[in-house]
RNA sequence: UUAUCAAAAGGCUAAACCUGUCGUGAGGCGGGGACAGAAAACCAUGGGUCUUGAUGACAAUCCCAAGAUCGCCAGGUUGCAGGA
Numbered sequence: 001u002u003a004u005c006a007a008a009a010g011g012c013u014a015a016a017c018c019u020g021u022c023g024u025g026a027g028g029c030g031g032g033g034a035c036a037g038a039a040a041a042c043c044a045u046g047g048g049u050c051u052u053g054a055u056g057a058c059a060a061u062c063c064c065a066a067g068a069u070c071g072c073c074a075g076g077u078u079g080c081a082g083g084a
Base pairs, nucleotide, nucleotide: 004084005083012037013036017032018031019030020029021028022027035071041077042076043075045074046073047072048069049068050067051066052065053062054061055060
């Protein structure tokens, strides 16, 4: 330095739910709240899911449309602690 695996401490984030606000919507942000998390930090790159739109035989289909989600999975970048 790299990889893997524990314990502890100090911090960090914050699911569901409630609430304010923005958005057609999925959802975002703020407040309350903690189920959890060592990448639950960052990046929509691949897949998935969802929304809107379009088409439609109203079953559904389309990324050759636009978006949401990184706390769905994979990948990339960076990173706290410290024993073996």